[in-house]
Context: one part of a larger RNA
RNA sequence: UGCAGGUUGUCUGCCUGGAAGGAAGGAUAAGUACGAAAGGAACAUCCUCCCGUAGCCUCUGGUAUACCGGUUGUUCAAAGCAUAGCCGGGCAGCUAAGCUAUACGUGGAUAAGUCCUGAAAGCAUCUAAGGACGAAACCAUCCGGAAAAAUAGACAACCAAUCAUCCUGCUGGCCUGCAAGGGUCGGCAGCAUGACGAAGGCCCUCUUACACUAAGAGUUUGAUGGGAGAGGGGUGUACGCUGCAAGCAUUCGUGCGAGCAGUUUAGCCCGCUCUUACCAAAAGCCUUAGG
Numbered sequence: 001u002g003c004a005g006g007u008u009g010u011c012u013g014c015c016u017g018g019a020a021g022g023a024a025g026g027a028u029a030a031g032u033a034c035g036a037a038a039g040g041a042a043c044a045u046c047c048u049c050c051c052g053u054a055g056c057c058u059c060u061g062g063u064a065u066a067c068c069g070g071u072u073g074u075u076c077a078a079a080g081c082a083u084a085g086c087c088g089g090g091c092a093g094c095u096a097a098g099c100u101a102u103a104c105g106u107g108g109a110u111a112a113g114u115c116c117u118g119a120a121a122g123c124a125u126c127u128a129a130g131g132a133c134g135a136a137a138c139c140a141u142c143c144g145g146a147a148a149a150a151u152a153g154a155c156a157a158c159c160a161a162u163c164a165u166c167c168u169g170c171u172g173g174c175c176u177g178c179a180a181g182g183g184u185c186g187g188c189a190g191c192a193u194g195a196c197g198a199a200g201g202c203c204c205u206c207u208u209a210c211a212c213u214a215a216g217a218g219u220u221u222g223a224u225g226g227g228a229g230a231g232g233g234g235u236g237u238a239c240g241c242u243g244c245a246a247g248c249a250u251u252c253g254u255g256c257g258a259g260c261a262g263u264u265u266a267g268c269c270c271g272c273u274c275u276u277a278c279c280a281a282a283a284g285c286c287u288u289a290g291g
Base pairs, nucleotide, nucleotide: 005159006158007157008156009155010154011153015145016144017143018142021051022050024048025047026046027045034039052102053101054100055099056098060096061095062094063093067089068088069087070086071085072082073081074080091271105141106140107139108138113133114132115131116130162195163194164193165192167190168189169188170187171186172185173184174183175182176181196290199287200286201285202284204218205217206216207215224280225279226278227276228275229274230273231272232270233269234268235267240263241262242261243260244259247256248255249254
């Protein structure tokens, strides 16, 4: 841009993509069939592992420069720096070595091939007419995409089928005038502007989405993000104070003191969950069918 008005939603499925998967082992069949014996299967049924593929994070782990704790140097402390300074843990997220799925088959039309009936050619013949079978390949059944499928689809809902004005062209009635003309009421077509208008977009708050775009959620008739509260979780018991304390010093009055215990399942922190309009989603702008 098209799909003979515009918009939104729900579908159909022409066509198309797909590893819709592959191999193995065990049990049973069966010490059977077969074979003089020695030996020794298969169809079918059941179970399992591995590889591949797709998805996921409950579990097991990894990571985790959000976070918590310990600790060294830097001459109070704090912060910074030293590979994140180093060390021990670790939620969400991401992830594999972890988890889940990938089951069994059936139908259709066929290939080589096997047949039935059957003449040409009184016989015969799978073929000439006609009919029946037949493969991990093909098609469908399974999982995706898919109205630009030009035979351009279906259904539903909403809006519209206009209004006003300016200008240009064409044209009609009436009044007036001798006439030229003037006045007035219209009609059609075109151009332009404005109004109405379903819906969409911008702006704005965001993330199940993400390079941008797009997609999705929300926009006060609101839990979209932040804040606050609660829950859950990480770390592991904060600072201060009180009591104790090996010992050291002492003017004998006391002072210093690593550390331990209590206060304290503390303190600090959270990309999670719920609740709550306290803050910000304000004000506003644009597009748009109308034959």